[in-house]
Context: one part of a larger RNA
RNA sequence: CGUUGGAAAUUUGACAGGACCUGUCCUUAGUACGAGAGGACCGGGAUGGACCAGCCGCUGGUGCGCCGGUUGUACCGCCAGGUGCAGCGCCGGGUAGCUACGCUGGGACGAGAUAAGCGCUGAAAGCAUCUAAGUGCGAAACUCCCCUGGAGAUGAGAUUUCCCAAUGGAAGGACCGUCGGAGAUGACGACGUGGAUAGGCGGCAGGUGAAACACCAGAAAUGGAAUAGCUGAGCCGUACUAAGGGUCCGAGGG
Numbered sequence: 001c002g003u004u005g006g007a008a009a010u011u012u013g014a015c016a017g018g019a020c021c022u023g024u025c026c027u028u029a030g031u032a033c034g035a036g037a038g039g040a041c042c043g044g045g046a047u048g049g050a051c052c053a054g055c056c057g058c059u060g061g062u063g064c065g066c067c068g069g070u071u072g073u074a075c076c077g078c079c080a081g082g083u084g085c086a087g088c089g090c091c092g093g094g095u096a097g098c099u100a101c102g103c104u105g106g107g108a109c110g111a112g113a114u115a116a117g118c119g120c121u122g123a124a125a126g127c128a129u130c131u132a133a134g135u136g137c138g139a140a141a142c143u144c145c146c147c148u149g150g151a152g153a154u155g156a157g158a159u160u161u162c163c164c165a166a167u168g169g170a171a172g173g174a175c176c177g178u179c180g181g182a183g184a185u186g187a188c189g190a191c192g193u194g195g196a197u198a199g200g201c202g203g204c205a206g207g208u209g210a211a212a213c214a215c216c217a218g219a220a221a222u223g224g225a226a227u228a229g230c231u232g233a234g235c236c237g238u239a240c241u242a243a244g245g246g247u248c249c250g251a252g253g254g
Base pairs, nucleotide, nucleotide: 001152005163006162007161008160009159010158011157015149016148017147018146021049022048023047024046025045026044027043033038051106052105053104054103055102059100060099061098062097066093067092068091069090070089071086072085073084074083075082076081110144111143112142117137118136119135120134164254172249173248174247175246176192177191178190179189180188197242198241199240200238201237202236203235204234206231207230208229215224216223217222
């Protein structure tokens, strides 16, 4: 821009894409078969591999603005306690998120029409013949069934609801702002005081692992009293801060 009034939702599905794998074991049954050795079809069940998708409760990884230990050095006047730098200085752990080595799910069941093949009936050709007329079965292939996209499908579909009258503006949308399980930017989603959207604050979870000061014991190192102190992304609250005031677009009864 189009879809022939303008919108908000919900959809149909032309068409397109994805998926399509397979082992072993148990049972049927040591049955059928076979002299024996051996050893099934069909059917039922269990459990794997690889692959694909999703997820983070578990097990792990990462987690450079979390916690602790520790070396050297410089500084904070000194002690104590800290901070900077040294690959995050090095080392031990680790929330959220992201993840696999972790967890869950998937290939199914079934239908249609068939291939090779197997048939029924059956003539030409008194027989025979699956075929010539007719008709049945029969594969991971094909078409559906499953998952995803999908009306620019210009053949532009459908349904429901909303709005309609002129110096202003409907329904609705956008700008702008606070943000996000969304994200390169657009887009998408949440919220904008009638508010928990983000920050802050409170509590809690989780993480570190027992703060500092003072005191006590000890010559000191160190130990004790307090599961302490600190704590990013998590959860629940709470309007303290910021979402101000506002502006624009948008039909003409089709």

About this RNA: This is a predicted structure of a 254-nucleotide part of an RNA (large-subunit ribosomal RNA, domain VI) from Hymenobacter monticola. RNAcentral holds the full RNA, with entries from ENA. The prediction has a mean pLDDT of 87.